The prediction has a mean pLDDT of 80. This is a predicted structure of a 129-nucleotide RNA (SAM riboswitch aptamer (S box leader)) from Paenibacillus wynnii.
């Protein structure tokens, strides 16, 4: 690469240092950025895996080692289903001024936009190879 398997709605520097233009995997968005991006160094969260305590266990609890993370829900989306809104279309009741109102269900389609939700991908730990 590439397989399994958690988790991914919470948290962390509105003036810290170097550094200078680009960042938010991709897609289409929409966004951060010279009132200064990436990246690196402090600093922080957090607790996944070690460890160290508690404990019969299940669990807690420290943050000492490894990793990760530190604008937006993994920023939002990309495949597919429900809901829900509408378009056709025929069928049944029911009213009358017979064509049209009206109600119910049926069947087709459609959603730039909402809500749910299952996947895809993707990003980290642990473990396999």
């Nucleotide at each position: 690469a590439u397989c399994u398997u958690a988790u991914c709605a919470a948290g962390a520097g509105c003036a810290g240092g170097u550094g200078g233009a680009g960042g938010g995997a991709c897609u289409a968005g929409c966004c951060c950025g010279a009132u200064g991006a990436a990246a690196c160094c402090c600093g922080g969260c957090a607790a996944c895996c070690g460890g160290c305590g508690u404990g019969u266990a299940a669990a807690c609890g420290c943050a000492c080692g490894g990793u990760g993370c530190u604008a937006a829900u993994u920023c939002u989306u990309g495949c597919g289903g429900a809901a829900a809104c509408u378009u056709g279309u025929g069928u049944g009741g029911c009213g009358c001024a017979u064509g049209c109102g009206u109600c119910a269900g049926g069947c087709a389609g459609g959603u730039u936009a909402u809500u749910c939700u299952g996947g895809c991908a993707g990003a980290u730990g642990a473990g396999a190879g």
NCBI's taxonomy places the organism under Bacteria, Bacillati, Bacillota, Paenibacillaceae, Paenibacillus.
Of the family's consensus pairs, 97% are formed in the model.
Rfam family: SAM riboswitch aptamer (S box leader). Rfam's curators write: The SAM riboswitch is found upstream of a number of genes which code for proteins involved in methionine or cysteine biosynthesis in Gram-positive bacteria.